Predicted 3D model of a 98-nucleotide RNA (TPP riboswitch aptamer (THI element)) from an uncultured Hyphomicrobiales bacterium. Its mean pLDDT, the model's own confidence on a scale to 100, is 78. Rfam family: TPP riboswitch aptamer (THI element). From the family's description: Vitamin B(1) in its active form thiamin pyrophosphate (TPP) is an essential coenzyme that is synthesised by coupling of pyrimidine and thiazole moieties in bacteria. It was read from a public genome assembly, where an Rfam model found it.
[in-house]
RNA sequence: GCAAUAGCCGAGGGGUGCCAUUCUAGGGAAUGGCUGAGAUCACACCCAUCGAACCUGAUCUGGUUAGCGCCAGCGGAGGGACGGCGAUCAGGGCUUUU
Numbered sequence: 001g002c003a004a005u006a007g008c009c010g011a012g013g014g015g016u017g018c019c020a021u022u023c024u025a026g027g028g029a030a031u032g033g034c035u036g037a038g039a040u041c042a043c044a045c046c047c048a049u050c051g052a053a054c055c056u057g058a059u060c061u062g063g064u065u066a067g068c069g070c071c072a073g074c075g076g077a078g079g080g081a082c083g084g085c086g087a088u089c090a091g092g093g094c095u096u097u098u
Stems, first nucleotide, its partner, number of pairs: 001094002007085004012047003016042001017034007054079003060073004
């Protein structure tokens, strides 16, 4: 400076798959690859009722792929985790300059 309505503190909620190679009697482990904010529980990431973070339905349905919640439907279905401050300015985001 720009657009915008969030933001901060404390305590919380959630997920962590699929494939290939190697090792192993097996259980399992290591490395690499795919998607994603997050896939080795990370002092991380996401979400917090304006709730698709996440769970059930689901060993679901259609598509796609090496395979997989990878994409879409399901979903104007059902569940799902709070208190304070604050909302004219602030704070946060982006850009520029020092």